[in-house]
Context: one part of a larger RNA
RNA sequence: CCGUCUGGGGAAUGGCCAGGCUUGAGCGCUGAAGAAGGGCGCGGCAAGCGGCGAAACGCCUCGGGUAAGCGCAUGCAGCUGUAGAACCGAGGAUGCCCGAAUGGGACCUCCCACUGCGAGUUCUUCGGAACUUGUGGUGCUUCCGCAUGGGAGCGGGAACCCCCCGAACGGAAACAUCUUAGUAGGGGGAGGAAAAGAAACCAAACGAGAUUCCCUGAGUAACAGCGAGCGAAAAGGGAAAAGUCCAAACCGAAUCUGGUAGGGAAACUUAUCGGAGAUGUAGGGUUGCGGACCCAGUCUCCUCUUCGUCAGCAAAGCCGAAGUGGCCUGAAAAGGCCUGCGAUACAGGGUGAAAGCCCCGUAGGCGUAAACUGGAAAGAGUUGGGCUGGAGUUCCAGAGUAUCGUACCUUAGUUGUGGUGCGAGAAACUAGGGGCCAUCAAUCCCUAAGACUAAAUACGCCUCAAGACCGAUAGCGCACUAGUACGGUGACGGAAAGUUGAAAAGCACCCCGGAAGGGGGGUGAAAAGAGCCUGAAACCAGACGGUA
Numbered sequence: 001c002c003g004u005c006u007g008g009g010g011a012a013u014g015g016c017c018a019g020g021c022u023u024g025a026g027c028g029c030u031g032a033a034g035a036a037g038g039g040c041g042c043g044g045c046a047a048g049c050g051g052c053g054a055a056a057c058g059c060c061u062c063g064g065g066u067a068a069g070c071g072c073a074u075g076c077a078g079c080u081g082u083a084g085a086a087c088c089g090a091g092g093a094u095g096c097c098c099g100a101a102u103g104g105g106a107c108c109u110c111c112c113a114c115u116g117c118g119a120g121u122u123c124u125u126c127g128g129a130a131c132u133u134g135u136g137g138u139g140c141u142u143c144c145g146c147a148u149g150g151g152a153g154c155g156g157g158a159a160c161c162c163c164c165c166g167a168a169c170g171g172a173a174a175c176a177u178c179u180u181a182g183u184a185g186g187g188g189g190a191g192g193a194a195a196a197g198a199a200a201c202c203a204a205a206c207g208a209g210a211u212u213c214c215c216u217g218a219g220u221a222a223c224a225g226c227g228a229g230c231g232a233a234a235a236g237g238g239a240a241a242a243g244u245c246c247a248a249a250c251c252g253a254a255u256c257u258g259g260u261a262g263g264g265a266a267a268c269u270u271a272u273c274g275g276a277g278a279u280g281u282a283g284g285g286u287u288g289c290g291g292a293c294c295c296a297g298u299c300u301c302c303u304c305u306u307c308g309u310c311a312g313c314a315a316a317g318c319c320g321a322a323g324u325g326g327c328c329u330g331a332a333a334a335g336g337c338c339u340g341c342g343a344u345a346c347a348g349g350g351u352g353a354a355a356g357c358c359c360c361g362u363a364g365g366c367g368u369a370a371a372c373u374g375g376a377a378a379g380a381g382u383u384g385g386g387c388u389g390g391a392g393u394u395c396c397a398g399a400g401u402a403u404c405g406u407a408c409c410u411u412a413g414u415u416g417u418g419g420u421g422c423g424a425g426a427a428a429c430u431a432g433g434g435g436c437c438a439u440c441a442a443u444c445c446c447u448a449a450g451a452c453u454a455a456a457u458a459c460g461c462c463u464c465a466a467g468a469c470c471g472a473u474a475g476c477g478c479a480c481u482a483g484u485a486c487g488g489u490g491a492c493g494g495a496a497a498g499u500u501g502a503a504a505a506g507c508a509c510c511c512c513g514g515a516a517g518g519g520g521g522g523u524g525a526a527a528a529g530a531g532c533c534u535g536a537a538a539c540c541a542g543a544c545g546g547u548a
Stems, first nucleotide, its partner, number of pairs: 001546008014533001015499002019470002021467006027460002029156002037098003040053003044076002048072002050057001059092006068080003103112003113138011139154006160191001161189005170179002175225001202207001212239004223229001243452003246398001250283001254281001255276009288429001290396003293392001294390007302381005309375004317366003323339001324355001325338004340357002342346001348360003403424007431447005486493002506532001509520004
C1' cells in the first nucleotide's frame, strides 16, 4: 500500500404520524354592556406554552356524564370525589393596566385631577375639617330636548364587495398618442354577502320582456401613431326567479308620537298631559290601454300577535348484533389448522404480529333547555285588498333637468357609451325620449330627471368530510416553547429541531474511580440504555492475510 473482518464516527435510507395541502359541504360578523390585540399578574414547589383575572390553574345555576381527578407534565408533598368530583354542553358572576380608549396628560402598559354616594381614622371651636379607602360620573361628533338630560356613531375583521384618488418599470424592438391599467398603491364605507334591479331597455317589420351569474356568440363587430395592441352586445342554451312604493292632481288634520295611569301573554287599546305636523300628517294615486274629479256596478277577504297547545329544527349526549372456542408457533395471537356465530353493521381506528364477533366505533335508531320555524286554535286591527263600465273644450304625471355647442376624462362605442367643467336651454299628452352619421317623413319601442327589493353570484378567519396529495431538506415559514430563537436603529428578515420499549420493567446490588466512565450482575423477545427504531457512504482505528 491492497484485500477481508471487527469496531468507532456519521447520519442517509426504509418504516411510522400527532402536521400540512387541496377539494367539497356547512356556516359567516364583532365593539362604549369597552372589542380585536396586548402588558402585568394568578400554581405548595412553577421557567415556558396553554387556562384564568386581586372572586385570578378558578366561582354559581341548569343539563349531560361516571370513577376517578388536581392542564401540557409520568416528581415530591398535600388535597378533592358515589352526599356524583374531574370532564362535556348551555346560561350567569368576577374580569387588574394598556388598547376605538373616551375626565386631563403621557407612554416600553404610567402620572395627575374634579365631582356624587358609602365606610373608616385623626383633629374639632361639635358647625365641621383633613386624610385613607370602596364604588359611580366627567371624551368627541351628531340627532332630540327650553333645560338637568336621552339616543346613535367612533375601533376590529382572512379574503370577497362598492365609491373616490391613482402610478411607474415594462411593451410598442427608439418614443410622445397608445399600452401596462383604472392594475399596483392610497383613502372612505357596508355586509354575511356586496353591487345591480322591475325599461324614457333591446330588437327589426319577426319578436322579446327587471337584475345577477355560467356556456356560447367571439378573439367576431368595433376601437387603434388602423402600429403594438385592445375588444363588446343582441340572439341562442342554462342557474335562479318576484315584484313593489312614492312625488303630483283631489282632500285638508280625518295623522303620527313621548310620559303617566288602566286592561291584555302579545298584537293592540282607553284616559290624560305634552310634542311633531298647514314649508302639509293621514287618505287618494303610481301607469303608456295611467290617474284625479263626476256617475254606475261588482268580487273576495286582508294584515298583525302567540300565554298555552302540537310538530319540526336544535347542545353536550345515549342505545347499538355476533367466539375472547380448541390445538400449534411465539415475548405477545389478531397469524396457521380445526370448529361456531352476527350482518340495515365486512367504513375506519385501537389492542404485545395480520380481529366482522376483545375495545372504540360503523349500519340503523333515540334524546335535548333556551332561541328559532311551522300548524291548529284563539285574539287584535281596520274596512282592508282588488276588479269592471261610462261622460268631459276640466286637472295631474319628477327643471338649470332633457337637449344642443365646446374642452376633457372614460368606454369596444367609433361624429352614435357614460360622465365632468364652461356656454346656451325646452315641452306638458294634439306631450316627451329612443331605435349606432346629420336632417325630414313614415314606422317601431319606451315614459327620464324619486325610492325599495329575496334567489341564482364572490370570498374563506371558522367547522366538518374526503383525497390515484406530501410524509420531516417533503408538506404551510412552523408536525416540536414558531412568526419562537436569532439578526437589524428601523421597516423588516427569519431558522434549526419528530421516533427507547408491548410495558419504564429507565439497570437493585458488588468492584475500580474524586467524578465521568467502566467491569460484573440484573430487566427485557431484543440493550433497543435515553447522545436511545433502522443505522448506508465519506472519514478514523484495530486485527488478520498478501508477507518472507

This is a predicted structure of a 548-nucleotide part of an RNA (large-subunit ribosomal RNA, domain I) from a Candidatus Bathyarchaeota archaeon.